[in-house]
RNA sequence: GGGCGAUUAGCUCAGUUGGCUAGAGCGCCUGCCUUACAAGCAGGAGGUCGCGUGUUCAAGUCACGCAUCGCCCA
Numbered sequence: 001g002g003g004c005g006a007u008u009a010g011c012u013c014a015g016u017u018g019g020c021u022a023g024a025g026c027g028c029c030u031g032c033c034u035u036a037c038a039a040g041c042a043g044g045a046g047g048u049c050g051c052g053u054g055u056u057c058a059a060g061u062c063a064c065g066c067a068u069c070g071c072c073c074a
Base pairs, nucleotide, nucleotide: 001073002072003071004070005069006068007067010026011025012024013023019057028044029043030042031041032040050066051065052064053063054062
């Protein structure tokens, strides 16, 4: 330098050929339970979907550029 893949909550990930409000598990917070802790039950907070531009009535999803990480080639 070239090719491919990944980037979504604190962590691991889903998101079905664009459609109404972005989700799960674990973790975190509060309450219940307990002498107390754990477990369990109920509720809650937390996201500019890596950054930007474009296409579209509408973008996590499509196109392009950039960035970071991984693998391969030179």
Transfer RNA from a Planctomycetota bacterium, 74 nucleotides, folded computationally. It matches the Rfam family "tRNA". Rfam's curators write: Transfer RNA (tRNA) molecules are approximately 80 nucleotides in length. By type it is a transfer RNA.